Background: SAM riboswitch aptamer (S box leader) from Mesobacillus persicus, 115 nucleotides, folded computationally.
RNA sequence: CUCUUAUCGAGAGCGGCGGAGGGACAUGGCCCGAUGAAGCCCGGCAACCUUCAAGGAAUAAAUCCUUGAAAAGGUGCUAAUUCCUGCAGGCAGAUUUCUGCCUGAAAGAUGAGGG
Numbered sequence: 001c002u003c004u005u006a007u008c009g010a011g012a013g014c015g016g017c018g019g020a021g022g023g024a025c026a027u028g029g030c031c032c033g034a035u036g037a038a039g040c041c042c043g044g045c046a047a048c049c050u051u052c053a054a055g056g057a058a059u060a061a062a063u064c065c066u067u068g069a070a071a072a073g074g075u076g077c078u079a080a081u082u083c084c085u086g087c088a089g090g091c092a093g094a095u096u097u098c099u100g101c102c103u104g105a106a107a108g109a110u111g112a113g114g115g
Base pairs, nucleotide, nucleotide: 001115002114003113004112005111006110007109008108013042015041016040017039021032022031023030028084029083043078044077045076048074049073050070051069052068053067054066055065056064057063082107087104088103089102090101091100092099093098
């Protein structure tokens, strides 16, 4: 870099260093930020990998599925749904532009496995 697969409406600091930017990208919005952004450290959250228990897949083992528990280690995350939108379709209201709601896709993020 690429492929497969699962998840993405929950949760997490009034700490230290740091100093002006940040919310992936492009469109249009809307926000956060000197009452201190990014980044780093510490703390925390969660439970993907992991461990254990029960049940199921006719059968021991292996494997898979469901439920529950744990948190030492490997990641991850720690404003707002992945902040919203963007592409396609449906419904409702206005009908020129438009607004609201719903579904799906695309793109992206993270884990696990493969090339």

Source information
The sequence was found by an Rfam model in a public genome assembly. The model forms 97% of the base pairs in the Rfam consensus.